RNA sequence: AGAGUUUGAUCCUGGCUCAGGAUGAACGCUGGCGGCGUGCCUAACACAUGCAAGUCGAGCGAGAAGUCCUCAAACAAAACUUCGGUCUAGUGAGAGGAUGGAAAGCGGCGGACGGGUGAGUAACGCGUAGGCAACCUGCCCCGUACAGAGGGAUAGCCUCGGGAAACCGGGAUUAAGACCUCAUGAUGCGAGAGGAUCACAUGGUCUUUUCGCCAAAGAUUUAUUGAUUACAGAUGGGCAUGCGUAUCAUUAGCUAGUUGGUAAGGUAACGGCUCACCAAGGCAACGAUGAUUAGGGGUUCUGAGAGGAUAUCCCCCCACACUGGAACUGAGACACGGUCCAGACUCCUACGGGAGGCAGCAGUAGGGAAUAUUGGGCAAUGGAGGCAACUCUGACCCAGCCAUGCCGCGUGAAGGAAUACAGCCCUACGGGUUUUAAACUUCUUUUAUUAUAGAGUAACCGGAGGUACGUGUACCUCCCUGCAAGUAUAUAAUGAAUAAGGAUCGGCUAACUCCGUGCCAGCAGCCGCGGUAAUACGGAGGAUCCGAGCGUUAUCCGGAUUUAUUGGGUUUAAAGGGUGCGCAGGCUGAUCGAUAAGUCAGGGGUGAAAAAUUUCAGCUUAACUGGAAUCGUGCCUUUGAUACUGUCGGACUAGAGUGUAACUGACGUGACUGGAAUGUGCCGUGUAGCGGUGAAAUGCUUAGAUAUGUCACAGAACGCCAAUCGUGAAGACAGGUCACGAAGUUACUACUGACGCUCAUGCACGAAAGCGUGGGGAUCAAACAGGAUUAGAUACCCUGGUAGUCCACGCUGUAAAACGAUGAUUACUUGUUGUUGGGUAGCAAUACUCAGUGGCCAAGCGAAAGUGAUAAGUAAUCCACCUGGGGAGUACGAUCGCAAGGUUGAAACUCAAAGGAAUUGACGGGGGCCCGCACAAGCGGAGGAGCAUGUGGUUUAAUUCGAUGAUACGCGAGGAACCUUACCCGGGCUUGAACGUGAGACGAAUAUAUAAGAGAUUAUAUAGCCUUCGGGCGUCUUGCGAGGUGCUGCAUGGUUGUCGUCAGCUCGUGCCGUGAGGUGUUAGGUUAAGUCCUGCAACGAGCGCAACCCCUACACUUAGUUGCCAGCAUGUCAUGAUGGGGACUCUAAGAGAACUGCCUACGCAAGUAGAGAGGAAGGUGGGGAUGACGUCAAAUCAGCACGGCCCUUAUGUCCGGGGCUACACACGUGCUACAAUGGUAUGUACAGAGGGCAGCCACCUGGUGACAGGGAGCAAAUCCUCAAAACAUAUCUCAGUUCGGAUUGGAGUCUGUAACUCGACUCUAUGAAGUCGGAUUCGCUAGUAAUCGCGCAUCAGCCAUGGCGCGGUGAAUACGUUCCCGGGCCUUGUACUCACCGCCCGUCA
Repeated sequence: AGAGUUUGAUCCUGGCUCAGGAUGAACGCUGGCGGCGUGCCUAACACAUGCAAGUCGAGCGAGAAGUCCUCAAACAAAACUUCGGUCUAGUGAGAGGAUGGAAAGCGGCGGACGGGUGAGUAACGCGUAGGCAACCUGCCCCGUACAGAGGGAUAGCCUCGGGAAACCGGGAUUAAGACCUCAUGAUGCGAGAGGAUCACAUGGUCUUUUCGCCAAAGAUUUAUUGAUUACAGAUGGGCAUGCGUAUCAUUAGCUAGUUGGUAAGGUAACGGCUCACCAAGGCAACGAUGAUUAGGGGUUCUGAGAGGAUAUCCCCCCACACUGGAACUGAGACACGGUCCAGACUCCUACGGGAGGCAGCAGUAGGGAAUAUUGGGCAAUGGAGGCAACUCUGACCCAGCCAUGCCGCGUGAAGGAAUACAGCCCUACGGGUUUUAAACUUCUUUUAUUAUAGAGUAACCGGAGGUACGUGUACCUCCCUGCAAGUAUAUAAUGAAUAAGGAUCGGCUAACUCCGUGCCAGCAGCCGCGGUAAUACGGAGGAUCCGAGCGUUAUCCGGAUUUAUUGGGUUUAAAGGGUGCGCAGGCUGAUCGAUAAGUCAGGGGUGAAAAAUUUCAGCUUAACUGGAAUCGUGCCUUUGAUACUGUCGGACUAGAGUGUAACUGACGUGACUGGAAUGUGCCGUGUAGCGGUGAAAUGCUUAGAUAUGUCACAGAACGCCAAUCGUGAAGACAGGUCACGAAGUUACUACUGACGCUCAUGCACGAAAGCGUGGGGAUCAAACAGGAUUAGAUACCCUGGUAGUCCACGCUGUAAAACGAUGAUUACUUGUUGUUGGGUAGCAAUACUCAGUGGCCAAGCGAAAGUGAUAAGUAAUCCACCUGGGGAGUACGAUCGCAAGGUUGAAACUCAAAGGAAUUGACGGGGGCCCGCACAAGCGGAGGAGCAUGUGGUUUAAUUCGAUGAUACGCGAGGAACCUUACCCGGGCUUGAACGUGAGACGAAUAUAUAAGAGAUUAUAUAGCCUUCGGGCGUCUUGCGAGGUGCUGCAUGGUUGUCGUCAGCUCGUGCCGUGAGGUGUUAGGUUAAGUCCUGCAACGAGCGCAACCCCUACACUUAGUUGCCAGCAUGUCAUGAUGGGGACUCUAAGAGAACUGCCUACGCAAGUAGAGAGGAAGGUGGGGAUGACGUCAAAUCAGCACGGCCCUUAUGUCCGGGGCUACACACGUGCUACAAUGGUAUGUACAGAGGGCAGCCACCUGGUGACAGGGAGCAAAUCCUCAAAACAUAUCUCAGUUCGGAUUGGAGUCUGUAACUCGACUCUAUGAAGUCGGAUUCGCUAGUAAUCGCGCAUCAGCCAUGGCGCGGUGAAUACGUUCCCGGGCCUUGUACUCACCGCCCGUCA
């Protein structure tokens, strides 16, 4: 610091999304240790249990247990004993006294601190800054004065009573530092009077004086301490104020103690704080009131900053303590662990009545995604009480739980390669990778385990002793005091030993392969991935990033300049209000002076600590902690400066306005008036239609229309002039005249002297339609009716026709595009060319100037288109408006309106776009130019019939497969009876039908015969190798390679069709454009042609065009065999048959010939025209080959090749038979016909190009014939191979025929193992449909169409009427480019780019 995503591509606008940081977090997977922090965000939900506020006996009464002393009942060891007992030590009930200090009580101090929570609160609650001359303050400190004398109670205790209890009541008795009275008394308090001083308004302070009033408490170890009074301080609080502090205007008015005053009350104190009276105020668009949300701040997170968000821990303030209310006590409370009342809930109960308040620490239930121990200790720090010891302290210090966060450490280190082995994975099979990783060797021991030692945190206080002096203070020494903890730490030993995961790997974003799956399962933050080759799903291998963590989710800031103060916009992307006037508000010309509010500078105060930043230091380091400095951008105060802004005062004229003169206009309002047209009415003329349309019909008309003429009436609108004209704020304004009114401009520079600009709310105007009332009503014309059109036609077209259109008054208040899609005002900034109205100069042309109104351009601006002094440029001021698309200008609310409706104006939900400008194409029932048998003009066909052939469909065991608009359908197939053959049925084989190779065996293989069988095949018999002895050859067995016309032409190569033989398709450099792209290639001509010429920011070049190649048309040269024969000769009935010949034809090689070269006309040229000349041929002479970049995921995996997938005793392979030839039907392509331009019969002519040995076959014989039997020649310019139409004659005479030949019967021929399914041909007999073909449609522009035959490939034969060639005869027509089809170039529109077979809207399901 950016990135992805709108498009075929581009630039822009604009949203969505991502990468970063953070957290009181939660969830998933995983988890070794330590340090330091943090830990109910939800139910201010309810709470069992324990603890969290007591202390003082040095205030008081009383005085339990215990101890001591005295007395002492009783028992009684030992001793003695008569054994009955005696006796004492001892034990010791009990009594008294002392000590002792428990429990409770009176009293004092503290329970207002500390601790918790954030419900309420939008507030002087908080923050900050000052104020109190309007206040209080226990304990503490400085310091003044003082403490005399009395009194009566009361709790406790005792007793009686009530009650279940809590507790209560009566009586008797008692103490105090409790309470009360008196005394003393001030500088205190209250009142009055006076003075001084300060001043900030009431007033404050000090002081003099008079009067009145008020106090106390003792304890005792005699040292102190406590009590009372006044002043002062400190601390803590109270009050009021300036400024700051959330959202909603779809909350606009609120307020009666309300605002103020007077008097009183109340308070520590001011105050409507309360009350009586008086006045009628107070707040509010600078947001009152209302609603919703919320504790505030220091801070924390983020950010470059400005900002935005935040309020957990810690600190400050506030508020609250089950909910609501209230006061008491007190220095302090309206009081978390106090009181009273009410309420809800829980508990106890004897039913009468009582008890309670965890938002203290633990803990429980519940809620929730979610948050810990019913721990230890007062050792430290701090607090309460006490003289103190000490007691209390869930404050606090510690420990426990949780990876919840931050920080630190570890899970080992070094060496170790034949680039090891195995495994997983990949592979082109060579290898690669995991991987120096491991094993192994050496080393270390943080951590762990065990053992031993073992802290600091402790100083106080107190006790003992000592020193100094002021004799109760300070200091010194020793002793006493440790929860944490036998912890931290140290040492030793053992031994790599105890310790790695998570997410991701299509792009953004670091990291790639295989398998599985097959729009399924699934992923996904955005774009998106998945439909059989998924780096995106799932698994695996590998890799990447972090690491005791890693991901996900949620939330905040950032990126987002996407609310723009820094730092955005509004012609077309969202966005200028329809227009003006104008209050508030904002801004405001030039000059002088004053002031110092803003502004600027210096000083002072404050801005708590913690946090933050920098630095230093302490824990082994770090986190953490401590010291110092900085920061805290603010507020207050003071001193100064005075340019600018403000305020005040003076003076100015350039803005603005006034005046005078002149001018301008469809400017407004009202009145009057004119002609044309239209309609209607009366009367004529006149006769059959009129009218209307694409064509019609409805309609009108013989009752006289339309047309035409005169007259009359009505309403509305104003031709020409007229224009990028003029006027107006906009809407808008047009016959003429008058009246009234307004505006603008110019000239003069006379007057005023900043009087100006803009403008939220407001007011006014505001097209058309619409509404109300009343008129008017000619035309036109929603609605409506009829006629057409149409599949329908509630439309477009036609005939009618009502509101309305017009006027007056009132409403509506909007536009759809109220538009220049461009707010108003002011200033500045190149040129050029028109025009309107003034002015100046000039005779004029014209020039200059002011105010308008247009065109084109410079700079600049702009995403571009464009704009460009009439800015969208450069600046200034003010207003309005915008913030992704849809939902939606909708809903609700409010408001306006008679209504219609207008104004204001959301959200849920949903999408990842919506959009602007421009670019390349494509398309258009857009335009221009041009071409083509494209149309037209012609000739002949198809579509109807029969047959042939292909296809669809159907059928079938199979009817193998492919081709399907043009560009499939006589296509693959240039030849399916078997084979072909891929299909079906059946029978066989499994290293296989063929081939290569290794090993082994055998001598055969093979042929013939026989047998079985449908055959493949099997069995038997006979015959049967070569050799240089190494082997070869062949078969069999076996191993490795098979094989597949199985799938995918949407994985491919190659080949092909089509657009199209159309004239196009591109590149280099340069130039233009932000860019996609453009230019060149466009333009003007010309051409068959991007062919050529001219011009030009283009200059060149490539693939195409053309040419080069082949055939053909002409002549020449050369060469003459198998071809030819003019002349010479021979020969024959006849024939180049023969000798000869090269003249000719011809053959086949070469060179030539045609280039708009010549002429005329036009033209700059290219070139075009001409029945031009010449020429065999004339403008590409004719024909062929030749097919640019690309399009159709076009065709083909079945011609071949090939990736992947699939089959392997079968989807391979062999064989027999069948099928591909089926047949209600439909289509395509052809053949033959329907006849007289013909058929039949006979006769007579003329080609070219090919083919031929398993062949072509002369000739002869036989047969009606297909053909058969003989039999020369020819591997070919040598031999073989009828040309037919045509022509001549004859006949048929318009008929289903002497047309036509299908179909069928019979008899044959030929090929072939074999013609049944399923061949062709011959003869004979039969003799179907068909009499020229609907809509529609095909080919052809000259040796062409039409017509006639001939040949060839494939092939045993042939279903060939097909295909490919060859020649014979041989036309017609083209005015022309409007239209149909296809194409090319330019241009235009586009919301299309999968490109019009597009996109897309509505309804229904």
A computed fold for a 1405-nucleotide RNA from an uncultured bacterium, annotated as small-subunit ribosomal RNA. Model confidence (mean pLDDT): 84 of 100. Rfam family: Bacterial small subunit ribosomal RNA. Gene Ontology terms of the family: ribosome and structural constituent of ribosome. The sequence is in RNAcentral, with records from ENA and SILVA.